The part of an RNA shown here (large-subunit ribosomal RNA, domain I) has 491 nucleotides and comes from Paraglaciecola sp. MB-3u-78. The RNAcentral record of the full RNA draws on Rfam. It matches the Rfam family "Bacterial large subunit ribosomal RNA". Its mean pLDDT, the model's own confidence on a scale to 100, is 86.
[in-house]
Context: one part of a larger RNA
RNA sequence: CGUAUACGGUGGAUGCCUAGGCAGUUAGAGGCGAUGAAGGACGUGUAAGUCUGCGAUAAGCUGUGGAGAGCCGACAAAAUGCUUUGACCCACAGAUUUCCGAAUGGGGAAACCCGGCGCUUCGGCGUCAUCUAUACAUGAAUACAUAGUGUAUAGAAGCAAACGAGGGGAACUGAAACAUCUAAGUACCCUUAGGAAAAGAAAUCAACAGAGAUUCCCCUAGUAGCGGCGAGCGAACGGGGAGCAGCCGAGUAGUAAUGAAGUAGUGGAAUGUGUUGGAAAGCACAGCGAUACAGGGUGAUAGCCCCGUACACGAAGCGUCAUUAUUGCCAUAUUAAGUAGGUCGGGACACGUGUUAUCUUGACUGAAGAUGGGGGGACCAUCCUCCAAGGCUAAAUACUCCUAACUGACCGAUAGUGAACCAGUACCGUGAGGGAAAGGCGAAAAGAACCCCUGUGAGGGGAGUGAAAUAGAACCUGAAACCGUAUACGU
Numbered sequence: 001c002g003u004a005u006a007c008g009g010u011g012g013a014u015g016c017c018u019a020g021g022c023a024g025u026u027a028g029a030g031g032c033g034a035u036g037a038a039g040g041a042c043g044u045g046u047a048a049g050u051c052u053g054c055g056a057u058a059a060g061c062u063g064u065g066g067a068g069a070g071c072c073g074a075c076a077a078a079a080u081g082c083u084u085u086g087a088c089c090c091a092c093a094g095a096u097u098u099c100c101g102a103a104u105g106g107g108g109a110a111a112c113c114c115g116g117c118g119c120u121u122c123g124g125c126g127u128c129a130u131c132u133a134u135a136c137a138u139g140a141a142u143a144c145a146u147a148g149u150g151u152a153u154a155g156a157a158g159c160a161a162a163c164g165a166g167g168g169g170a171a172c173u174g175a176a177a178c179a180u181c182u183a184a185g186u187a188c189c190c191u192u193a194g195g196a197a198a199a200g201a202a203a204u205c206a207a208c209a210g211a212g213a214u215u216c217c218c219c220u221a222g223u224a225g226c227g228g229c230g231a232g233c234g235a236a237c238g239g240g241g242a243g244c245a246g247c248c249g250a251g252u253a254g255u256a257a258u259g260a261a262g263u264a265g266u267g268g269a270a271u272g273u274g275u276u277g278g279a280a281a282g283c284a285c286a287g288c289g290a291u292a293c294a295g296g297g298u299g300a301u302a303g304c305c306c307c308g309u310a311c312a313c314g315a316a317g318c319g320u321c322a323u324u325a326u327u328g329c330c331a332u333a334u335u336a337a338g339u340a341g342g343u344c345g346g347g348a349c350a351c352g353u354g355u356u357a358u359c360u361u362g363a364c365u366g367a368a369g370a371u372g373g374g375g376g377g378a379c380c381a382u383c384c385u386c387c388a389a390g391g392c393u394a395a396a397u398a399c400u401c402c403u404a405a406c407u408g409a410c411c412g413a414u415a416g417u418g419a420a421c422c423a424g425u426a427c428c429g430u431g432a433g434g435g436a437a438a439g440g441c442g443a444a445a446a447g448a449a450c451c452c453c454u455g456u457g458a459g460g461g462g463a464g465u466g467a468a469a470u471a472g473a474a475c476c477u478g479a480a481a482c483c484g485u486a487u488a489c490g491u
Base pairs, nucleotide, nucleotide: 001490002489003488004487005486006485007484008483009482015476016440017439020411021410022408023407024406025405026404027403028402029400030399031159032158039100040099041098042055043054044053046078049075050074051073061094062093063092064091065090066089070082071081105114106113107112115128116127117126118125119124130156131155132154133153134152135151136150137149138148163194164192165191166190167189168188174181178228204211205210215242216241217240218239219238225233226232246392247391248390251329252328253327254326255325256324257323258322259321260320262318263317265313266312267311271286272285273284274283275282287304288303289293295307296306297305341365342364343363344362345361346360347359348358351377372387373386374385375384376383427434428433447475450462451461452460453459
């Protein structure tokens, strides 16, 4: 040095676990905000720090209801205290709620600086932004006026995940290049609304028979068509369903009564012994409950130990819905003209100007008046059908920041959210922004008193706890690479 065996070190795979995720189902909710939001800064404890809660009344104050023996949030113990004269805790309603932030008295490098006015018990308290609407007052150049100014009242603003409507609007890409075309009216930007929005009661379709607002789904159908007739794009009629509602104030807001769901909760069946073991829920024997054998916990696997579960019951307060009663408010237009239509130029329609109807409109034009007008895919006639140029309208549809319950041939710590752990943290970047790693002693800390070696070390050896300490905090299991020790053999 090699090989083999044994025992270790290192390392953290694997197994098991789950505190966290992921995807849904069924309901609820769909907003918060000048009565100052979302989000923060700084404070606040017997208390040095962080988290949580709270706000100078500061881990809290008051009331009502529930509940009934413990409690003073966590890391995290100790001290001091509170509590059957009902604490802690839970629900509801109030009070307080510093400073920043739409931030709104002015300023500002957010959490700071500096004011005016009124009141004041001299501690302090209140108020003062802008815009819009309405009313009143005032009032220039400029006579009347108007602009402007002031006051009062009401409203707005800002934030928020997706879904909606409207205004703008790409490129990569595909066409095997590329220009019409496609991607796509997508991404993205702006405005704005609601719990949904939008649309909506035929100047609609159809085809000689008829249907009867809108929306959504399944067919029709990858059809008819459009298309450098390339790539590709792509209907409708009609049929079947979901849901149905009509109208010209259909209403809307408040109050009261009744009823029902919600927001704390209450009751809630039934088992013992022996045995193995550290521990019984295991095994054995003998019982019992079940409208409850969903689930979880308990020292191993429990219907009957605990929490629950089926079932039954419950609200002073808050608040939602329904019905009834009552009150307030509001109650178009004698039917639509610079319109329909036309020309030119665009856009939308599945339809790229084409033989291109229909809708829309930037420019220029421009009717009729129900004996009228629009449409039926150039256009004309006949026929049929409807009545534009005013408006409202639930449901079926879309979505999930959020709440509750439940589910999973979903993950199980390199997985599942980036984040199971004090994570959008540490760290990186001037900044926009990027962005981790990191779970597990034990049933219970019983977390190793005391002794010894040592640097009053690190680490270790005894002793002790424990079922186990090769479970000792670098802690379940503890693979491999890698490093040793011992023994045997070989060289």